[in-house]
This is a predicted structure of a 1483-nucleotide RNA (small-subunit ribosomal RNA) from a metagenome. The coordinates come from a structure-prediction model, not an experiment, and the mean pLDDT is 85. The RNAcentral record of the sequence draws on SILVA.
RNA sequence: AGAGUUUGAUCCUGGCUCAGAACGAACGCUGGCGGCGUGCUUCAUACAUGCAAGUCGCGCGAGAAAGGGCCUUCGGGCCUGAGUAAAAGCGGCAAACGGGUGAGUAACACGUGGGAAACUUGCCUUCGGGUGGGGGACAAGCCCUCGAAAGGGGGUCUGAUACCGCAUAAUAUCAUUUGGCCGCAUGACCGAAUGAUCAAAGCAGCAAUGCGCCUGAAGAUGGUCCCGCGGUCCAUUAGCCUGUUGGCGGGGUAACGGCCCACCAAAGCUACGAUGGAUAGCCGGCCUGAGAGGGUGAUCGGCCACACUGGGACUGAGAUACGGCCCAGACUCCUACGGGAGGCAGCAGUAGGGAAUAUUGCGCAAUGGCCUAACGGCUGACGCAGCAACGCCGCGUGGAUGAUGAAGCAUUUCGGUGUGUAAAGUCCUUUCAGUAGGGAAGAACGGCUUCGGCCUUGACGGUACCUACAGAAGAAGCACCGGCUAACUCCGUGCCAGCAGCCGCGGUAAUACGGGGGGUGCAAGCGUUGUUCGGAUUUACUGGGCGUAAAGCGCACGCAGGCGGACUGUCAAGUCAGAUGUGAAAACCACGAGCUUAACUCUUGGCCUGCAUUUGAAACUGGCAGUCUUGAGUACCGGAGAGGAUGGCGGAAUUCCUGGUGUAGCGGUGAAAUGCGUAGAUAUCAGGAAGAACACCGGUGGCGAAGGCGGCCAUCUGGACGGAUACUGACGCUCAUGUGCGAAGGCUAGGGGAGCAAACAGGAUUAGAUACCCUGGUAGUCCUAGCGGUAAACGAUGGGCACUAGGUGUCGGGGGUAUCGACCCCCUCGGUGCCGCAGCUAACGCAUUAAGUGCCCCGCCUGGGGAGUACGGCCGCAAGGUUGAAACUCAAAGGAAUUGACGGGGGCCCGCACAAGCGGUGGAGUAUGUGGUUUAAUUCGACGCAACGCGAAGAACCUUACCUGGGUUUGACAUGUUUUGGAAAGCUACAGAGAUGUAGCCCCCUCUUCGGAGGCCAUUGCACAGGUGCUGCAUGGCUGUCGUCAGCUCGUGCCGUGAGGUGUUGGGUUAAGUCCCGCAACGAGCGCAACCCCUGUCCUUAGUUGCCAUCAGUUCGGCUGGGAACUCUAAGGAGACUGCCGGUGACAAGCCGGAGGAAGGUGGGGAUGACGUCAAGUCCUCAUGGCCCUUACGCCCAGGGCUACACACGUACUACAAUGGUCGGUACAGAGGGCUGCAAUGCCGCAAGGUGGAGCUAAUCCCUAAAGCCGGCCUCAGUUCAGAUUGGAGUCUGCAACUCGACUCCAUGAAGGCGGAAUCGCUAGUAAUCGCAGAUCAGCACGCUGCGGUGAAUACGUUCCCGGGCCUUGUACACACCGCCCGUCAAGCCAUGGGAGUUGGGAGUACCCGAAGUCGCCGAUCUAACGCAAGAUGACGGCGCCUAAGGUAAUAUCAACGACUGGGGCUAAGUCGUAACAAGGUA
Repeated sequence: AGAGUUUGAUCCUGGCUCAGAACGAACGCUGGCGGCGUGCUUCAUACAUGCAAGUCGCGCGAGAAAGGGCCUUCGGGCCUGAGUAAAAGCGGCAAACGGGUGAGUAACACGUGGGAAACUUGCCUUCGGGUGGGGGACAAGCCCUCGAAAGGGGGUCUGAUACCGCAUAAUAUCAUUUGGCCGCAUGACCGAAUGAUCAAAGCAGCAAUGCGCCUGAAGAUGGUCCCGCGGUCCAUUAGCCUGUUGGCGGGGUAACGGCCCACCAAAGCUACGAUGGAUAGCCGGCCUGAGAGGGUGAUCGGCCACACUGGGACUGAGAUACGGCCCAGACUCCUACGGGAGGCAGCAGUAGGGAAUAUUGCGCAAUGGCCUAACGGCUGACGCAGCAACGCCGCGUGGAUGAUGAAGCAUUUCGGUGUGUAAAGUCCUUUCAGUAGGGAAGAACGGCUUCGGCCUUGACGGUACCUACAGAAGAAGCACCGGCUAACUCCGUGCCAGCAGCCGCGGUAAUACGGGGGGUGCAAGCGUUGUUCGGAUUUACUGGGCGUAAAGCGCACGCAGGCGGACUGUCAAGUCAGAUGUGAAAACCACGAGCUUAACUCUUGGCCUGCAUUUGAAACUGGCAGUCUUGAGUACCGGAGAGGAUGGCGGAAUUCCUGGUGUAGCGGUGAAAUGCGUAGAUAUCAGGAAGAACACCGGUGGCGAAGGCGGCCAUCUGGACGGAUACUGACGCUCAUGUGCGAAGGCUAGGGGAGCAAACAGGAUUAGAUACCCUGGUAGUCCUAGCGGUAAACGAUGGGCACUAGGUGUCGGGGGUAUCGACCCCCUCGGUGCCGCAGCUAACGCAUUAAGUGCCCCGCCUGGGGAGUACGGCCGCAAGGUUGAAACUCAAAGGAAUUGACGGGGGCCCGCACAAGCGGUGGAGUAUGUGGUUUAAUUCGACGCAACGCGAAGAACCUUACCUGGGUUUGACAUGUUUUGGAAAGCUACAGAGAUGUAGCCCCCUCUUCGGAGGCCAUUGCACAGGUGCUGCAUGGCUGUCGUCAGCUCGUGCCGUGAGGUGUUGGGUUAAGUCCCGCAACGAGCGCAACCCCUGUCCUUAGUUGCCAUCAGUUCGGCUGGGAACUCUAAGGAGACUGCCGGUGACAAGCCGGAGGAAGGUGGGGAUGACGUCAAGUCCUCAUGGCCCUUACGCCCAGGGCUACACACGUACUACAAUGGUCGGUACAGAGGGCUGCAAUGCCGCAAGGUGGAGCUAAUCCCUAAAGCCGGCCUCAGUUCAGAUUGGAGUCUGCAACUCGACUCCAUGAAGGCGGAAUCGCUAGUAAUCGCAGAUCAGCACGCUGCGGUGAAUACGUUCCCGGGCCUUGUACACACCGCCCGUCAAGCCAUGGGAGUUGGGAGUACCCGAAGUCGCCGAUCUAACGCAAGAUGACGGCGCCUAAGGUAAUAUCAACGACUGGGGCUAAGUCGUAACAAGGUA
């Protein structure tokens, strides 16, 4: 410090998620030791039991026993113990501290800083004074008595530091008079005088004296009260309050105060958030963070509040009292039923709750507290121990050496590699744990003392620590390993089981699931979960935004508020500087120090960023005072304008009415129909009526704040602008709340209604058509008066001011120059457009009319959906508007730009793509392939083009992969090895369907050191073979296709944040990214073309088997001699290049025409197939990973099947005939093939064929032409067309033609008369038509691959169909339109609104009742101290005010439940349609 995740990719916006740190934690797995800490976060739920506050005999009364001693009548008594102990009592002090908890509390509760001139303070310290003399009671005790108990009642005795008079008394208090001094002030302080009032207690000691007591003053400490400031949420809580706000007078308090009361006044608080609601103890601090902040308030410390719930007072210095009291309530317990008792939020502990939190321990040794003169007592405060890896810190589980790199395990390409110096082995060490021995500090006080000193005290604890002993001995786990994120392999599984923080993994090769091996990270822990901060500048003070991503109010006016021109003076609030006080300790930071180290602890310093006081400064902001004119405004002159309101006027058009002319249609549409019209329409002419809107001008022209405003005239009226002077003197800007204006549509009431036109009706369209189109048509549109208050109310851009290059239009005004004048030209102010620099922006874009640079003010935003919805409030007649959530759900939703793809977008161009032609297919029969069906099997693959006469260039057996049956198991085949034996093979016979088996015949070879070795075969065992079994979606290779389409890319440079662009686009041109020109591009590569082959012309060379012009011979056949000319053969060359001419073009590339030429613009054909696409095809050509079978899914054999047949489709053949058929005669190829072969002449057969065999290993011989041509017949018919089918007879091949071959002959003679919708091929030696050859092959060809013969028609053209190329445009597509995607309905699940109501909670109001108790009043009754007495005083009691709980009533509020109901969200493959994205097919 960042990272992952939206996309095909990119930049941005934006959310989600992760890595870090932390915790009073919990859970899972695991667990050796120690130190220091920490440990009910939940039910402020209920509590058994024990303990947690007592102490003082030196305040007082009373007062034992054991023991000892003496006496004794043996019953006991006396003395001592001892005025002692203990229990209880009177009295004093403490019990208000310490300890717990956080329910309540949003408050002067807390924090911080002040104030008390409005106060108090027991014990403690200092200083002053005093302590005289009396009195009467009451507990305990004793006696009686009530009660179950708790607990009382009566009588009687008694003491005090208990209680009460009296005396004395001040610097105390009060009253009066008065002096000084201080303060902002009410007034305080220091005195003086007079008067009045109020005290006391003793105890110990021989004593000195000590400790007490009383009254003052002061201090210290603690407390109380008041004030400024500070720290939560909700405005869907906006008004609150009647003791309320203040005054006067009282009461009350330690003290101020409506704290309380009477009276008077009517105030007080609130948008700077009152009131109400929700939540919460506050702080030092703690966690996090760079900081600012955010979160938090355990342990420790300060404060507050509470003590079963509520109320109340008493005592006291102090309480409205956790372990006190009274009352009410709930609960629990005891009870004799009459009545009583209790309060763990003290320490332990129990139950309950909960994911979860410890021992009913030891000790007062230390520290501290209370009591005491002291010893001492008490102390669950505290010190320790126990439990818990809960946290932090430290240590250990060994160290060194050790390569056969052991074994095992894992993996493997089988070679190896990993685990791994790891282990073993060797040499060492012994921390910790264990055993044994030794053994602290913490101790100071205190007591005694002859004053030298002596004695005593440890819970922890026989602990820490030290020493010795033995032996590597007793001590390692957890998570993770797809990316983020360090760490990889094997097996299993097969969208299953499962994982997952986010993205996402899993559908047969999973580094993501589970296991193994290995690795990585931490380590006595490791992970998970939860929570907080961080990352998140994702609430932005530091430090964000608002044209299009979320976000500018529709517009204006304007109160509060915020901000504000120039100059001078002054003040000192803000601001700045210094000083002082405070900011507790702990914590934090730093240097040191102590525990072996660290954690932990200690010392010192810093920090504590704050607040207050005070002294100063005066620039800036602010206040006050004064001045100014530039901001703002006023007056004057001038022109522009659809600015507004009202009234009037005008013409064109439409419709209607009347009349004329006129006749059959009109109207409408893509086409129609509905509709209108013979009762006379439409058309046309004339006249009339009505309403609405104002053509042309008209314009990115004008005006207005926006909405908006358009004929002409008049009246009234607002604003802006220009010009030149004068005046006012900051009067300004913005604006929450508020107020007004506000298109269309809508609403109310009344008018009006021509045209248009929701709804509605009809006609079409359609699968449907509640739409688009057509014919009609009502609200409405118009006017008046109101309501409503919203729009894509948009420049999607709030207002104001200032600054920051220009250019060019246009509107309004002014000036200059020029001119006779206008125009032109120049300058300037205001408005309105376009272009453009800097700058800004994610980009697009904006750019003096900013989205630039600054200042001021307002509004608004914080992921998408849910939702602008629900509830509540406000407004409205309603419709509805405004304000405006949550649950739940998703990992995105978005913006701009890029590349593609696509479009029922556009432009340009090409192709037998259409068109123009010729011939077909689709109809028939047959062949063949496929689907389907059938079957034991009908083996398998191929499926739009690009599967279907395809793999298959040839299934009777074989092939063959399928089926049935029969066999076989190291195998039909390969290699190595073990055992045994020997040749094997071959031949014969038998059995068998055969494979095979049995028997017979035959029967080893080479080398040799004679041991044996090698070769071959059989046999046996082991390794292994074998598989046309699966996966073409694991693959290689090969192939198809787009497409022989013209494209696809790279380097460098340049542009862009980037994806990417440029180049490759543009203007021409081409078959072509072919070439030329231009150009931030310049070059290059793969493609195109060319190079290669065939063919077309010529030349050279060569001349047999080919050729024959000339010469000769001839059997007349190039046959022979011969020739080398020609044809041809096959090798090499020539030739064609837009080279030449003309035109055109841009002077180019090129195009058009022409010449020459065998050939002319690629001459024709072939081979050649860019980057890539289709998970295209092929595991059955071959190769190959993985999986599967192994007496079978291998192998051998026989037979069958692949040849089936109701059907359907593809591809072909043959036809339907006369351009034909048939018969006879007759002519001409090319390219191939041939020795297991091609086979001639001849002979036989009607023929297939047979016989026979010349010739030929081939330019030699053979296979070997048909259409055509000549002649005859047929004459339009199911025929002399056509040949299917069937019968019979044969031929050939082959081991074998039954299933299931081809061919021949005789006979038979089916459908079919040119083929519906639809559809295919072809642009020239092409289509069409004719035959020939070859591969495969024993045989089988209508298929395939080649070959030649004959040989056309047509192309105007590119609108349309299909495919393709380039440019451009839109896009919500990118699996890319076979895309994406919307809504209803149906199903499941989830949360939520409404809902007749039901239930409960908290708070409040009114009234009723009213405990305890303070206070006030009364005073029958009772009453020791005082009083001679009356009486005073006190008590009980009574009444009253207040008032807790309780009750009644009517509301408001929060929550739960609720038949039914509303929408919403989510959920691989449901239904209906097609709304949106392209012009999305009606933008």